[in-house]
RNA sequence: GGAGUAUCACAGACAGCCGCUGCCCGCAUCGGGGAGAGGAAAGUCCGGGCUCCAUAGGGCGAAGCGCUGGGUAACACCCAGCAGGUGUGAACCUGGGAAAGUGCCACAGAGACAUACCGCCGGAUCGAUCCGGUAAGGGUGAAAAGGUGAGGUAAGAGCUCACCAGCCGUCGGGUGACCGACGGGCUAGGCAAACCCCGCUUGGAGCAAGACCGAAUAGGGGGGGAUGAUGCGGCCCGCUGACCCCCGGGUACGGUCGCUUGAGCCAGAGCGCAAGCUCUGUCCUAGAUAAAUGGCUGUCAUAUACAGGACCCGGCUUAUGGGAUGCUCCCUCA
Numbered sequence: 001g002g003a004g005u006a007u008c009a010c011a012g013a014c015a016g017c018c019g020c021u022g023c024c025c026g027c028a029u030c031g032g033g034g035a036g037a038g039g040a041a042a043g044u045c046c047g048g049g050c051u052c053c054a055u056a057g058g059g060c061g062a063a064g065c066g067c068u069g070g071g072u073a074a075c076a077c078c079c080a081g082c083a084g085g086u087g088u089g090a091a092c093c094u095g096g097g098a099a100a101g102u103g104c105c106a107c108a109g110a111g112a113c114a115u116a117c118c119g120c121c122g123g124a125u126c127g128a129u130c131c132g133g134u135a136a137g138g139g140u141g142a143a144a145a146g147g148u149g150a151g152g153u154a155a156g157a158g159c160u161c162a163c164c165a166g167c168c169g170u171c172g173g174g175u176g177a178c179c180g181a182c183g184g185g186c187u188a189g190g191c192a193a194a195c196c197c198c199g200c201u202u203g204g205a206g207c208a209a210g211a212c213c214g215a216a217u218a219g220g221g222g223g224g225g226a227u228g229a230u231g232c233g234g235c236c237c238g239c240u241g242a243c244c245c246c247c248g249g250g251u252a253c254g255g256u257c258g259c260u261u262g263a264g265c266c267a268g269a270g271c272g273c274a275a276g277c278u279c280u281g282u283c284c285u286a287g288a289u290a291a292a293u294g295g296c297u298g299u300c301a302u303a304u305a306c307a308g309g310a311c312c313c314g315g316c317u318u319a320u321g322g323g324a325u326g327c328u329c330c331c332u333c334a
Stems, first nucleotide, its partner, number of pairs: 001330008010321001012300007020036002023033004038306001042317002045315005050206004057237004062202005067081005082095005096197002101195002103191003117138002119134006146164006165187001167184007210257004220247005231239001264283001266281006
């Protein structure tokens, strides 16, 4: 200098003038003070808090997750490990079970839960050909009876042996996933984002939840209901115990709350490999409701981007501007 890889923070600040919104104070149609969009507010993909059903269980089913341990309110998230794979590497990706059962692997090929096409060997035979042995070599295929080598054999084969892979057993290490050593026999694959099996978790609906106030009317009509309405996403059992459904009429498209002090931000100390946890201290940072946060000027700033809350948080994913740091590889110079 180039190419990569992993992570981090920022997304304008200050001052003046005018304008908008909410809160607080006041001498109150106004004045003063303070505050006023994001790192993703996006996607609505997960998890919860909160509200109601409601007094809230069991079973089946359904859905989700899936290596181990830890973190967390919780999670499909985060951290640390284990195993396999990709990459020269920094790093990144994947993760229960195929020996419970069922199913699929087209075509090609002799044969894809099994066989002999070519070949090799032996015998018969003038030859063609026939019989027997073989699964090492060739071919087909994504995949063909564990791999490499040697011995052995009529030719071959874990037939035997050596070194490995897989499977099983014993012992040791580790909380564990797993790792190591020794031994054994010789070994028929892949797919579970196929059905399935195993383990764990799970009520439902959602701020347009819900509560109160105001206004208005026709308990008018019909049906069901203690031989049980309603409630629990589906079904059954159990519990509960009085409303439910349809037609029709009236009021309001009203107002207030929910609504922002929270699993909160920031700083310091301690514990922990880390994610995080504990303690101490300071601070209060939008609550709009047809939807406020804007305009101009000046100075500075690595300054052009992606883009605007609507109950609130913890994540993940996606979009994007410039910047910083660690590490890896290559080239060159000293």